Predicted 3D model of a 327-nucleotide part of an RNA (large-subunit ribosomal RNA, domain IV) from a Bacteroidota bacterium. Rfam family: Bacterial large subunit ribosomal RNA. Its family is annotated with ribosome and structural constituent of ribosome in the Gene Ontology. The prediction has a mean pLDDT of 88. Taxonomically the source falls in Bacteroidota (Bacteria, Pseudomonadati).
Context: one part of a larger RNA
RNA sequence: CCAUGGCUAAGGAACUCGGCAAAUUAACCCUGUAACUUCGGGAAAAAGGGUGCCCUCAGCAAUGAGGGCCGCAGAGAAUUGGUCCAGGCGACUGUUUAACAAAAACACAGGGCUCUGCUAAAUCGAAAGAUGAUGUAUAGGGCCUGACACCUGCCCGGUGCUGGAAGGUUAAGGAAGGGGGUUAGCGCAAGCGAAGCUCUCGACUGAAGCCCCAGUAAACGGCGGCCGUAACUAUAACGGUCCUAAGGUAGCGAAAUUCCUUGUCGGGUAAGUUCCGACCUGCACGAAUGGUGUAACGAUCUGGACGCUGUCUCGGCCAUGAGCUCG
Repeated sequence: CCAUGGCUAAGGAACUCGGCAAAUUAACCCUGUAACUUCGGGAAAAAGGGUGCCCUCAGCAAUGAGGGCCGCAGAGAAUUGGUCCAGGCGACUGUUUAACAAAAACACAGGGCUCUGCUAAAUCGAAAGAUGAUGUAUAGGGCCUGACACCUGCCCGGUGCUGGAAGGUUAAGGAAGGGGGUUAGCGCAAGCGAAGCUCUCGACUGAAGCCCCAGUAAACGGCGGCCGUAACUAUAACGGUCCUAAGGUAGCGAAAUUCCUUGUCGGGUAAGUUCCGACCUGCACGAAUGGUGUAACGAUCUGGACGCUGUCUCGGCCAUGAGCUCG
């Protein structure tokens, strides 16, 4: 000097990003126990008291009642919850980055949409075949949401999906007809040129799809601007105008979302960029990419309080083991 362990006056979080670490608490019996609540819980809430040994009495006994004794200390060692208040997120028990992340992520019961009538859809496989399933729509697959309570607004213009089939467009194929090459033949020659074969153009015909017409948002998604107006001022229930498929409803809101911002007001502190309650000017919340609440739960995150302490003021001492010095 380091590591691990033990003790420490007075103070008691002044430490620190943060009570990290440590300490407190702890077993059993008795008393007692709040808000809130889904009436089950919350709850070991919290907060208190007791605990050894001897004698007597009661009792079969466990044990209880009374009297007494000892110590600093009677759950005499060891094992063995610190507690409370408020908020965010996620309902919950679970699952996860084997070896830096355990969470608010995943899952979940519940909810919804959609596909699938059985040789099912879907999936694996050139196929045979198999899974689905020795199941049959109260079943199976896909996608989204995520207990429960109250709810889930408007937009189908775009994209997707579903349905429609009148018209437009449209492939291979078919094809009336046209053109070229070749040459039997004709012709004195120039040339013309049947059939066949071949090259090529091609009116017309020709499905789905697309265009088109509808439906559909718990499908992908989207959900405005400017100006004026009330008998103080301010504000605008109201009016005008432009644009749109429609202009954000309920609820929530400086929020895990707020840039300006340490917004403003209130609470808590002597003092609070955090926290809690409000306000609404929402840069850029918002309704199953769910909205708002919510008892219980959480090695979750945030703020506060009590208790407790070497975290600190501010250090000190001891033990053990390394290092180090000497041998």